[in-house]
Two RNAs folded together computationally: RNase P RNA and transfer RNA, 433 nucleotides in total. The coordinates come from a structure-prediction model, not an experiment, and the mean pLDDT is 78. Rfam match: Bacterial RNase P class A.
């Protein structure tokens, strides 16, 4: 001084005026004062839970989800480490990463064959024919050529007629027992085994764990109108609640048509797996003690407009029960750890 | 605020691993039939880039959009994105 990787953090400022919503005081029925007033993604609604009905969420089938181990957390499919493939020189980043020897299914097309392997070229032999250089039958062979995404372990020596794990060496792979490690899996450790079993499970399926639905338009409370109507059928081994079906659990008469009728509100609502600071255990996610703070809560539904001014000229974008994650979107900026290259001391 | 369905030539819509760029009907282009039109017959018919002077033919890409899985994706899986539909 250059390139590049990893975290974190900012997200126009100031003022002055005019407006909106909710608190709080004052005053009193609309009005003064003071104070709060959108995100890092509020989003998409793709996990996880909290909250609330239904049963306290119970059992079995179906049905869904996850997927190396170990932890960590209220719960995860998330986050941290570790193991194992791949990429980078390197800091680092990246994987839906369990099981194909339970069984079943598919592998079109090409190609001789496509999973029980298989002989078209070519190579080797025998045996006939023959214009003497080919030609036919039958047999061997998978080294070597084509075909395809995939051709049934690689390379070398020995072997053979040719050729093959047919023998052997070395590597590859199983398998077993030894050492390390909670474990995933690791060992140029031993020993067997000539070698068998292609991919494919984001095809069906095994295993191993998890999942009860519903969703704040869930649900409780007040309060207005009403009918306690008429018909007709069904019937308690029934309807319902329960929304994938059966047991089980509650509650209890119901369904059709005809007529009739209405007006909301209040809560749930934001103080919570809460933020900050300091001390402390842990490689780390994360836990713990202590001490501060209070920071949105609408229901036609605020969070804005204008004007001065500065600057580096401002991206993506608006809360609606809540909170922990993922993922997408986003101008420009600022701080740190680390790494590689030049160059100079 | 939730909650579930889709997106396939100019339309509608079948295909849910392979010989499928795509059955079928509409509409549309040409021809036959009629004096003439309508109905009836027949034949064709996505868009794009490459190759060519150009055209025919060939070839490669798109089934909302990106990626992944697989030897091979409209199809199986993630992400986005538009649309519909329901809930007081």
């Nucleotide at each position: 001084g250059g390139a590049g990787u990893c975290g974190g953090c900012c997200a126009g400022g100031c003022a002055a005026u005019c407006g909106c919503u909710g608190c709080a005081g004052c005053a009193u029925u609309u009005g003064c004062u003071g104070g709060a007033g959108a995100g890092g993604a509020a989003a998409g609604u793709c996990c996880g839970g909290g909250c609330u009905c239904c049963a306290c969420a119970g059992g079995g089938c179906a049905g869904g989800g996850u997927g190396c181990c170990a932890g960590g957390u209220a719960a995860u499919g998330c986050c941290u480490g570790g193991g194992g493939g791949g990429c980078g020189c390197g800091a680092g980043c990246c994987c839906a990463c369990g099981g194909a020897a339970a069984g079943u299914g598919c592998a079109g097309c090409a190609g001789a064959a496509a999973a029980u392997a298989u002989a078209c070229c070519g190579c080797c032999g025998g045996c006939g024919a023959u214009c003497c250089u080919u030609c036919g039958c039958c047999g061997g062979u998978a080294a070597g050529g084509g075909u395809g995404a995939a051709a049934a372990g690689g390379u070398g020596c020995g072997g053979u007629a040719a050729g093959a794990g047919c023998g052997c060496a070395c590597c590859g792979c199983a398998c077993g027992c030894c050492c390390g490690g909670u474990a995933a899996c690791g060992g140029c450790g031993c020993g067997u085994g000539g070698c068998a079993g292609u991919g494919u499970a984001a095809a069906c399926c095994c295993c191993a764990c998890c999942c009860g639905g519903a969703g704040c338009a869930a649900g409780a409370c007040c309060a207005a109108a009403u009918a306690g109507g008429a018909a007709u059928c069904c019937u308690u081994c029934g309807u319902u609640g329960u929304g994938g079906c059966c047991c089980g659990c509650a509650a209890u008469g119901g369904a059709u048509u005809c007529g009739g009728g209405u007006a909301g509100g209040u809560c749930g609502c934001u103080u919570g797996a809460g933020a900050c600071g300091c001390a402390u255990g842990g490689u780390g996610a994360c836990g713990u003690g202590c001490g501060u703070c209070c920071u949105a809560g609408a229901u036609g539904a605020a969070u804005g407009a204008u004007u001065g001014u500065c600057c580096u000229c401002g991206a993506c974008a608006g809360a609606a029960c809540c909170c922990g994650g993922c993922u997408u979107a986003u101008c420009g900026g600022c701080c740190g750890g680390c790494u590689c290259c030049c160059g100079a001391c | 605020g939730g909650a579930g369905a889709g997106g396939u030539g100019g339309c509608c819509g079948a295909g849910u691993g392979g010989u499928c760029g795509a059955a079928g009907g509409c509409g549309c282009u040409c021809c036959c039939c009629u004096g003439c039109u309508a109905a009836g017959g027949g034949a064709g018919u996505a868009u794009g880039g490459g190759u060519u002077a150009a055209c025919a033919g060939c070839u490669c890409a798109u089934c909302g959009a990106g990626g992944g899985u697989u030897c091979g994706a409209a199809u199986c899986c993630c992400u986005c994105u538009c649309u519909c539909u329901c809930c007081g």